[in-house]
Context: one part of a larger RNA
RNA sequence: CUGGGCGUAAAGGGUGAGUAGGCGGCUAAUUAAGUCUCAUGUGAAAUCUUCUGGCUUAACUGGAAGGGGUCAUGGGAAACUGGUUGGCUUGAGGUCAGCAGAGGAAAGUGGAAUUCCCGGAGCAGCGGUGAAAUGCGUAGAUACCGGGGAGAACACCAGAGGCGAAAGCGACUUUCUGGGCUGCACCUGACGCUGAGGCACGAAAGCAUGGGGAGCGAACCGGAUUAGAUACCCGGGUAGUCCAUGCCCUAAACGAUGGAUACUAGACAUGGGGGGUAUCGACCCCCUCCGUGUCGUAGCUAACGCGAUAAGUAUCCCGCCUGGGGAGUACGGCCGCAAGGCUAAAACUC
Numbered sequence: 001c002u003g004g005g006c007g008u009a010a011a012g013g014g015u016g017a018g019u020a021g022g023c024g025g026c027u028a029a030u031u032a033a034g035u036c037u038c039a040u041g042u043g044a045a046a047u048c049u050u051c052u053g054g055c056u057u058a059a060c061u062g063g064a065a066g067g068g069g070u071c072a073u074g075g076g077a078a079a080c081u082g083g084u085u086g087g088c089u090u091g092a093g094g095u096c097a098g099c100a101g102a103g104g105a106a107a108g109u110g111g112a113a114u115u116c117c118c119g120g121a122g123c124a125g126c127g128g129u130g131a132a133a134u135g136c137g138u139a140g141a142u143a144c145c146g147g148g149g150a151g152a153a154c155a156c157c158a159g160a161g162g163c164g165a166a167a168g169c170g171a172c173u174u175u176c177u178g179g180g181c182u183g184c185a186c187c188u189g190a191c192g193c194u195g196a197g198g199c200a201c202g203a204a205a206g207c208a209u210g211g212g213g214a215g216c217g218a219a220c221c222g223g224a225u226u227a228g229a230u231a232c233c234c235g236g237g238u239a240g241u242c243c244a245u246g247c248c249c250u251a252a253a254c255g256a257u258g259g260a261u262a263c264u265a266g267a268c269a270u271g272g273g274g275g276g277u278a279u280c281g282a283c284c285c286c287c288u289c290c291g292u293g294u295c296g297u298a299g300c301u302a303a304c305g306c307g308a309u310a311a312g313u314a315u316c317c318c319g320c321c322u323g324g325g326g327a328g329u330a331c332g333g334c335c336g337c338a339a340g341g342c343u344a345a346a347a348c349u350c
Base pairs, nucleotide, nucleotide: 004321005320006319007304008303012318014201015200016199021194022193023192025088026087027086028085029084030083031082033081034080035077036076037075038074039073040072041071042069048066049065050064051063052062091191092188093187094186095185096183097182098181099180103177104176105175106174107173108172109171110154114150115149116148117147118146119145120144125136126135162169163168206247207246208245209244210243211242215241216240220236221235222234223233258317259316260315261314262313263312266295267294268293269292270291271290272289273288274287275286276284299306300305323350324349325348332343333342334341335340
């Protein structure tokens, strides 16, 4: 390289928009680059195949022919691929009218709870556990009532529900804003799919500067437990958790399943839209589009299982794998303030 693979055995990039590239709908004409065909030239020798000579054979040696090509030049063919020109509407996009939604950003507002402070009233406990103790409390705690402040998170609604490319998104209102779906015709006329590099986004933790700090709480300090207890349990508690700006760029970033298109039984549930019936609506019925699920036929699979949201049947493009350990490490390079990240071996060993 060919070949075989990537849900769980090694293997899908964390995600997206997109550059080069690869691939690409229906139709007519044209071209002749790919493709096919013919001719000529060339394709050293040896090797290979066939014939022949030699030798009793073989190896070998000599002779002749053949075969061998992403070759060159010329002539020809035009189905397919490509190029050029014209047309088309089913792919793609748009206009119009609607629909659902925790999609994103900013500003403002609200109630419950917690904690702290002040006041009232009140007496000896409270708290905590398997049981305790540390701790808090006569300097008046806990429990109760009233008032005030602060920060963080938004009970019920809430659903195998919805939205988003993924990470993720949940009180309410307003402003700005992205995407999706449906309907009917109309408009553009292949404008498409994928996507190396590069670019952007990317939970938590962590970092820098400034703020904030109620609750929780790594580290840390006590109390228990225990043979010990650098833990599990209890009392405290700093970073952090929150905000702004800038970094970091990782994850069991999981559906452990890359994206796109076409085709291939059914049944049930559910979110959004459309149509029908009906006096509006709910309900009901029917069909259909988009989405989310459960079961299941064929088929697939080592099995488990998957099964129109495929792991089925095919095509196009990207990424990745090649025995275990050494090792996602060393060295080098690039990136980062650092922590570290990305890329990525070998010796040796089984």

Background
This is a predicted structure of a 350-nucleotide part of an RNA (small-subunit ribosomal RNA, central domain) from an uncultured Chloroflexota bacterium. The coordinates come from a structure-prediction model, not an experiment, and the mean pLDDT is 85. The RNAcentral record of the full RNA draws on ENA and SILVA.